[in-house]
RNA sequence: AGAGUUUGAUCCUGGCUCAGGAUGAACGCUAGCGGCAGGCUUAACACAUGCAAGUCGAGGGGUAAUAGGUGCUUGCACCUAUGAGACCGGCGCACGGGUGCGUAACGCGUAUGCAACCUACCUUUCACAGGGGAAUAGCCCAGAGAAAUUUGGAUUAAUGCCCCAUUGUAUUUUCGGAUGGCAUCAUUUGAUUAUUAAAGAUUUAUCGGUGAAAGAUGGGCAUGCGUCCCAUUAGCUAGUUGGUAAGGUAACGGCUUACCAAGGCUACGAUGGGUAGGGGUCCUGAGAGGGAGAUCCCCCACACUGGUACUGAGACACGGACCAGACUCCUACGGGAGGCAGCAGUGAGGAAUAUUGGACAAUGGGCGCAAGCCUGAUCCAGCCAUGCCGCGUGCAGGAUGACGGCCCUAUGGGUUGUAAACUGCUUUUGUACGGGAAGAAACCCUGGCUCGUGAGCCAGACUGACGGUACCGUAAGAAUAAGGAUCGGCUAACUCCGUGCCAGCAGCCGCGGUAAUACGAAGGGGGCUAGCGUUGUUCGGAAUCACUGGGCGUAAAGCGCACGUAGGCGGAUGUGCCAGUCAGGGGUGAAAUCCCGGAGCUCAACUUCGGAACUGCCUCUGAUACAGCACGUCUCGAGUCCGGAAGAGGUGGGUGGAAUUCCUAGUGUAGAGGUGAAAUUCGUAGAUAUUAGGAAGAACACCGGUGGCGAAGGCGGCCCACUGGUCCGGUACUGACGCUGAGGUGCGAAAGCGUGGGGAGCAAACAGGAUUAGAUACCCUGGUAGUCCACGCCUUAAACGAUGGAUGCUAGCCGUCAGCAAGCAUGCUUGUUGGUGGCGCAGCUAACGCAUUAAGCAUCCCGCCUGGGGAGUACGGCCGCAAGGUUAAAACUCAAAGGAAUUGACGGGGGCCCGCACAAGCGGUGGAGCAUGUGGUUUAAUUCGACGCAACGCGAAGAACCUUACCAGCUCUUGACAUUCUCGGGGCGGCUUCCAGCGAUGGAUUCCUCCUAGCAAUAGGUCCGAGAACAGGUGCUGCAUGGCUGUCGUCAGCUCGUGUCGUGAGAUGUUGGGUUAAGUCCCGCAACGAGCGCAACCCUCGCCAUUAGUUGCCAUCAUUCAGUUGGGCACUCUAGUGGGACUGCCGGUGAUAAGCCGGAGGAAGGUGGGGAUGACGUCAAGUCAUCAUGGCCCUUACGGGCUGGGCUACACACGUGCUACAAUGGCGGUGACAGUGGGCAGCCACCCAGCAAUGGGGAGCUAAUCACCAAAAGCCGUCUCAGUUCGGAUUGGGGUCUGCAACUCGACCCCAUGAAGUCGGAAUCGCUAGUAAUCGCGGAUCAGCACGCCGCGGUGAAUACGUUCCCGGGCCUUGUACACACCGCCCGUCACACCAUGGGAGUUGGUUUUACCCGAAGACGGUGCGCUAACCGCAAGGAGGCAGCCGGCCACGGUAAGGUCAGCGACUGGGGUGAAGUCGUAACAAGGUA
Repeated sequence: AGAGUUUGAUCCUGGCUCAGGAUGAACGCUAGCGGCAGGCUUAACACAUGCAAGUCGAGGGGUAAUAGGUGCUUGCACCUAUGAGACCGGCGCACGGGUGCGUAACGCGUAUGCAACCUACCUUUCACAGGGGAAUAGCCCAGAGAAAUUUGGAUUAAUGCCCCAUUGUAUUUUCGGAUGGCAUCAUUUGAUUAUUAAAGAUUUAUCGGUGAAAGAUGGGCAUGCGUCCCAUUAGCUAGUUGGUAAGGUAACGGCUUACCAAGGCUACGAUGGGUAGGGGUCCUGAGAGGGAGAUCCCCCACACUGGUACUGAGACACGGACCAGACUCCUACGGGAGGCAGCAGUGAGGAAUAUUGGACAAUGGGCGCAAGCCUGAUCCAGCCAUGCCGCGUGCAGGAUGACGGCCCUAUGGGUUGUAAACUGCUUUUGUACGGGAAGAAACCCUGGCUCGUGAGCCAGACUGACGGUACCGUAAGAAUAAGGAUCGGCUAACUCCGUGCCAGCAGCCGCGGUAAUACGAAGGGGGCUAGCGUUGUUCGGAAUCACUGGGCGUAAAGCGCACGUAGGCGGAUGUGCCAGUCAGGGGUGAAAUCCCGGAGCUCAACUUCGGAACUGCCUCUGAUACAGCACGUCUCGAGUCCGGAAGAGGUGGGUGGAAUUCCUAGUGUAGAGGUGAAAUUCGUAGAUAUUAGGAAGAACACCGGUGGCGAAGGCGGCCCACUGGUCCGGUACUGACGCUGAGGUGCGAAAGCGUGGGGAGCAAACAGGAUUAGAUACCCUGGUAGUCCACGCCUUAAACGAUGGAUGCUAGCCGUCAGCAAGCAUGCUUGUUGGUGGCGCAGCUAACGCAUUAAGCAUCCCGCCUGGGGAGUACGGCCGCAAGGUUAAAACUCAAAGGAAUUGACGGGGGCCCGCACAAGCGGUGGAGCAUGUGGUUUAAUUCGACGCAACGCGAAGAACCUUACCAGCUCUUGACAUUCUCGGGGCGGCUUCCAGCGAUGGAUUCCUCCUAGCAAUAGGUCCGAGAACAGGUGCUGCAUGGCUGUCGUCAGCUCGUGUCGUGAGAUGUUGGGUUAAGUCCCGCAACGAGCGCAACCCUCGCCAUUAGUUGCCAUCAUUCAGUUGGGCACUCUAGUGGGACUGCCGGUGAUAAGCCGGAGGAAGGUGGGGAUGACGUCAAGUCAUCAUGGCCCUUACGGGCUGGGCUACACACGUGCUACAAUGGCGGUGACAGUGGGCAGCCACCCAGCAAUGGGGAGCUAAUCACCAAAAGCCGUCUCAGUUCGGAUUGGGGUCUGCAACUCGACCCCAUGAAGUCGGAAUCGCUAGUAAUCGCGGAUCAGCACGCCGCGGUGAAUACGUUCCCGGGCCUUGUACACACCGCCCGUCACACCAUGGGAGUUGGUUUUACCCGAAGACGGUGCGCUAACCGCAAGGAGGCAGCCGGCCACGGUAAGGUCAGCGACUGGGGUGAAGUCGUAACAAGGUA
């Protein structure tokens, strides 16, 4: 410090996710030790049991008990000493410890103030302590009660209580003096009036007591500043705000009361609601920030819930009291008791958090003179990997690189791996044994010193829970000690097997559908390590709320526009001031923490010492540039004035013509109107058309213009009136008067609403007619609201320049509108101001683009944005008559949504061009019969493959058996075939015969019998049998593959290098202008070149020449029946080699090019005809059944063999063909003319037989020699339009041939039979010249079988105006929401499932407000008739006190009415999600109505 993820790819915007740190954590697996920390985050839920606050006999009375003594009735009394528990009294219990409910507050933090205060114990100083008195607990007696507890009587003490006196102080009344200050005042001082103190103990010295002053400590109160979220909480407040008086308090104060006034708080957020203890600090972060508030420290609040006071220095009191409430417990039912948010512990809750431990040894606290007692504070121990830190589980050597595992294979190996074994060494830890701390110094005691039994000092002795712990030593021995997650990318780390969209994984992207580095397992690897992972939370990354540090034309985002309040910001110059700002000083910022430097535990964590820091607040002094404030001055900003100018600026009134419609009248006759085509509609009752007149309403053609005006919405005939703003020129005046603008106010298209008018045209709704599968639409005919006017509402628009306003600055050029000025050539040029446009530089921008009218460079102010959907929706508020508007969420859900640009593809977008693509023609198919292939059906099987073009006379160039892969039956198991090894045997093979069987096969049998080397043993070869490896598979996967092939398409395209442009994908080149069959060529050009394609080179046909003449040929010469023979090689022909054609020549055209058009010559002319040749790629196209091949599967079978059957089935459908329907023909006759080819298991002349297929003889030919071989259409005759002398299917009979065999199931021949069919619906195919059409011939396969296929020649046409349309293709351009690329994408209803949510009659609960009722305890006030020790009084009585009663206040409770929040709720609304549901097709292309 970044990375992954939107796309085919790119840049940007933008969210989601990851890597880091942290944690009071939890969970899973695992676990050797130690140190230091930490340990109910949930139910402030309920609590059994024990402990957590007592102490003082040196305050008091005094008992039990014990000891001693005396008396003596021997078990009782008394005395003395000691004296538990309880009681009175003092001090403490307000500390320490716990918790975080409440609290948004002077609660906390920080800084100040108290001239408005208190403070027990402690310290210092001064003064004092005189004299009296009355009770009461305890104890005793007598009761009540289950208990808790309690009543009466008698008696008694005090450092308990009371009275009197006295000092000082304080308070108070009155009268003064002095000094100072901060407003009320403070300090000091004199006199005067009234009231208020005290306690003793023990034994001679202390400890106590009272008053006063001061200190210290601790508190109280007040104030400035800081301190969470919601405005869908905007108004709140009646003791409320202030005053006067009184009361109250330690103290100020509405703190309380009475009276008076009407104030007080709030947009700088009052009030209300929600949430929350605050801080030091902790985590994170570069910082600024963000998050947190466990442990430790400070403060606050609370103690079952609510209220209340008492005591006290201090409490409204955790282990005190009273009352009310809920709960629990005891009970004899009458009544009582209790409060773990102290330490342990229990239950419950929960993912989750420990022992009912030891000790007061240390530190600290309470009491005490002290010893001492108490102390769950504390110090320790126990439990827990909860965290941090440290240590260990060995170290060195050791290669046959062992075994085993895993992987690969070419069988060699690689890896685990120096790892192990083995050898040597060490001993932390653990085990055993032994030694053994520091923490302890005091108080006290003893002794000593100064000396006084006090106080201080010195010495000695005593005291350890932890703990026989830490630590140290010795011994033996590698001995006692490794796991968890991970390995597709991010992200370090890879293979095999299993599984087969299953099981599963997953933080995001995403893996898994038979070859998964992503699931599970194994081997191996990388990273951590006594831990490792997961989950939760939080900061970071996230500049993703942007102060540091973001944006708003199109990505989310500028209010529709203006005026203007508060606020923010603000021109030049001078002086003064100094709260902002800056500098220096002082105080404070607790300690701990963080940081730096030391020190102590062996190190570290940890602890400790010192420093720095704590960025803050307060205060003092100074500076005055800037900002501010105050006072002046100025004119450039702003405004006023004077003179001109333009304009659909606004409002009201008037007026004009054209047109539409209607009415009246005339002319006139059958249609009009409307559409893609029609119909509805109007018209013989006279329409449409036309002429004239009239009426009414609305809108203003031409001018008219990226022209004008206005803030925006918006404004258009002409005239008048009123009126707003702007611009130009002048430079007289004011003197910063300015800019922006939260709230607020006004204006604000269209539609809509209300009331009243008006209504010609147009026209939602509606009706009808069409279209359509439907058509609630588009089209047509009608037509009402509305559109118009007046008044009043509504307040929204793609209210758009998708661009807030203001000011300044930053190149220009060209138009145009309104002014002004100058010059002259007098209608132009130049300059200038303000508007409005186009292009363009710098700059900016993701790009597109913007560019003095900024989206540039800056300043000021306002508004707005923060992923998509849910949703501009719900609820609430406000506005509205309503419609609705405005403000405006959440749950849930997705990993994207989006912007700009790029390359393609596509378009019922455009332009250009081509093709038997259409058109023009010729002939077919589709109808019939048959052949053949396919589908379907059938079957034991009808083997398999091929399926739009590009499957279907295709693989198959030929299924009776074989083929053959299918079915049935029979049969073999190292196999029909290949290689190797082991063992045994000897041939193998041929031949003979027989038996069983359908056959394969099996059994028996006769005869002959191994080869090579070697003397032989033996070795090798070969064969048979047995066995082991293995063979075999037309079994699956063409979506694992190679190869081959089809197709777009013989279409003209497809790319690269370098350069240039662009952030980039990419572009350029390859586009453009011409031209071509062609990316063919030329020209131009930021491109220049090149490659694969095109063309050419190759074959063939067409012309010529030449070479060569046998089997070919014959002009001339002979010859023959015959090129038969001689002869010849001229010709034909054959087959070799060459020539020829190149737009070369001429003319025109074009740009002087490329080329095109025409012509000449030529056998051939512009590629001469035909073939071969198929770019980059597309279709997961076809083929695992040609072959090859990975993987999977079968192995006495999915392999091998045999017989028979099937592939040939047949209600049907389709493709491809043949034959026809006839006279351009049939039949008969005649016997003219080809070319390619193949031929010995062959072609077969010729002869004979047969009607014929064919048979029997038989010559020639291994072929330019012989044969196939007859060519057929042709020509002549006949038939005469019929189901025929057409047509030949079907069927019967008889034959021939091939073959082991023609039944299923061959071909052919003869006789007989003689079906459909009379030219074929919708639709559809081929062909542009030697082509179509038509005619025959040959060949491959093949025993036989051809209407198919591949070739050959004969005869031999018609037509093409042309490119609008259909189909396919090429190039350029345009749009796109497509990229699996239009067979794309995608919307809404309905149906189903699930999820969250709104409404909802109501219902349940919480909380809160108001009014009223009730009114415990309590303090306060009144009263006090009852009771009453101290004081007064001789007494009566009084003072004082208590109970009681009364009053207001008040907790709980109750009634009523609201507010608010939440739960449930029949039913209901929309929303979201969900591989293959329904209906349509709204959007994306002109998306088919933009």
Molecule: small-subunit ribosomal RNA
Organism: metagenome